[in-house]
Context: one part of a larger RNA
RNA sequence: CUGGGCGUAAAGCGCGCGUAGGCGGUUUGGUCAGUCAGAUGUGAAAGCCCUGGGUUUAAUUUGGGAAUUGCAUUUGAUACUGCUGAACUAGAGUGUGGUAGAGGGAAGUGGAAUUUUGGGUGUAGUGGUGAAAUGUGUAGAGAUUUGGAGGAAUAUUAGUGGUGAAGGUGGUUUUUUGGACCAAUAUUGACGCUGAGGUGCGAAAGCGUGGGUAGUAAAUAGGAUUAGAUAUUUUGGUAGUCCACGCCGUAAACGAUGUCAACUAGCCGUUGGGUUCAUUUAAGAAUUUAGUGGCGUAGUUAAUGUAAUAAGUUGACCGCCUGGGGAGUACGGCCGCAAGGUUAAAACUC
Numbered sequence: 001c002u003g004g005g006c007g008u009a010a011a012g013c014g015c016g017c018g019u020a021g022g023c024g025g026u027u028u029g030g031u032c033a034g035u036c037a038g039a040u041g042u043g044a045a046a047g048c049c050c051u052g053g054g055u056u057u058a059a060u061u062u063g064g065g066a067a068u069u070g071c072a073u074u075u076g077a078u079a080c081u082g083c084u085g086a087a088c089u090a091g092a093g094u095g096u097g098g099u100a101g102a103g104g105g106a107a108g109u110g111g112a113a114u115u116u117u118g119g120g121u122g123u124a125g126u127g128g129u130g131a132a133a134u135g136u137g138u139a140g141a142g143a144u145u146u147g148g149a150g151g152a153a154u155a156u157u158a159g160u161g162g163u164g165a166a167g168g169u170g171g172u173u174u175u176u177u178g179g180a181c182c183a184a185u186a187u188u189g190a191c192g193c194u195g196a197g198g199u200g201c202g203a204a205a206g207c208g209u210g211g212g213u214a215g216u217a218a219a220u221a222g223g224a225u226u227a228g229a230u231a232u233u234u235u236g237g238u239a240g241u242c243c244a245c246g247c248c249g250u251a252a253a254c255g256a257u258g259u260c261a262a263c264u265a266g267c268c269g270u271u272g273g274g275u276u277c278a279u280u281u282a283a284g285a286a287u288u289u290a291g292u293g294g295c296g297u298a299g300u301u302a303a304u305g306u307a308a309u310a311a312g313u314u315g316a317c318c319g320c321c322u323g324g325g326g327a328g329u330a331c332g333g334c335c336g337c338a339a340g341g342u343u344a345a346a347a348c349u350c
Base pairs, nucleotide, nucleotide: 004321005320006319007304008303012318014201015200016199017198021194022193023192025088026087027086028085029084030083031082033081034080035077036076037075038074039073040072041071042070049065050064051063052062053061091191092188093187094186095185096183097182098181099180103177104176105175106174107173108172109171110154115149116148117147118146119145120144121143125136126135162169163168206247207246208245209244210243211242215241216240220236221235222234223233224232258317259316260315261314262313263312266295267294268293269292270291271290272289273288274287275286276285277284299306300305323350324349325348332343333342334341335340
């Protein structure tokens, strides 16, 4: 001299892929760019600093030294980093054999229920509420029974269960397709990690074009409630919800916790594999691996809590924060059909 943070206080991009860049396993040879050491030159003078002289002293002044942490040339060192040659297998892939799964796309199809409609039976109510009324019904409703139509969602199983990068994903059949895990080995030989820009995916709502519309339901109409009642409740009800294609690009997109890797007491569940044991009947025990849960020690934390799925101990890379309001706003840019999104201030004020 440097020094902080990001679950809940301000702060992890919604999530991937990946360019540049940053960082990068083990052994050995070469090189000597970085790095380290020596020498030479230079680094003006003055000033600063140290030490002498001289004005009686001091300031001022004057001699010498140091410093000038730099640059260049040159001679060496070779552990580390770089570059380069050769090799390796513990990272990362690939092959072989299995396993589980609501992972994605497409095309079919089933039953229950709601609504509606034709017929039968049948008669005065039905529906709704805190209580009512609007509504509906003798032009025969509601109830019941039988036939038909159509759309949407898939009871039970169902589980702090599975699966996916996230958003998400649940009847069933066929087809197509991505990933994960396990075991034993073979094989490639650092091919890796992260990732500014970029690019793709991305709930719901919304938008465009064309379909569809059973239930539900913003808007809206009527009935109640009430002082009023644009709310609530009730009877209707249109966009929407559904499908195809194309936009939008945001959410408390949450684990409010970025990705990757290594290490660090235990105990109890659960899902998918493997191995061993025992009487390989049923059922079980032990162990290992990949997930997913509950406790809990050390540590950590302001506390709450967290605790091998870390918020512990470390490393690599990216993103983000810097008092409250003004404001995620204005202006400008970019994107969008629009709605708006994204980037993103200041004055002023406390």
Molecule: small-subunit ribosomal RNA, central domain
Organism: metagenome